[in-house]
RNA sequence: GUGCGAGUGGUCUAGCCUGGUGUGACGCCUCCCUCACACGGAGGAGAUUCGCCGGUUCAAAUCCGGCCUCGCACACCA
Repeated sequence: GUGCGAGUGGUCUAGCCUGGUGUGACGCCUCCCUCACACGGAGGAGAUUCGCCGGUUCAAAUCCGGCCUCGCACACCA
């Protein structure tokens, strides 16, 4: 340099194909349970921009273009 894949709450992750209220687990907070803690049960908060910038559209995490970062393969050079 070329091609492919990945980037989503604090962490991991589903959703992307086929556009229409962003999923679950862990963690965090409150309550219950317990003499107390752990476990367990119930509820809640947390994504102002789903890597960034644009485009298409009534509507974009999702489609299109460019860019950034990481990984893999190939190529090139000394």
This is a predicted structure of a 78-nucleotide RNA (transfer RNA) from a Candidatus Heimdallarchaeota archaeon.
It matches the Rfam family "tRNA". Rfam's curators write: Transfer RNA (tRNA) molecules are approximately 80 nucleotides in length. Its family is annotated with triplet codon-amino acid adaptor activity in the Gene Ontology. Rfam classes the family as a transfer RNA.
The prediction has a mean pLDDT of 82.
The sequence was found in a public genome assembly.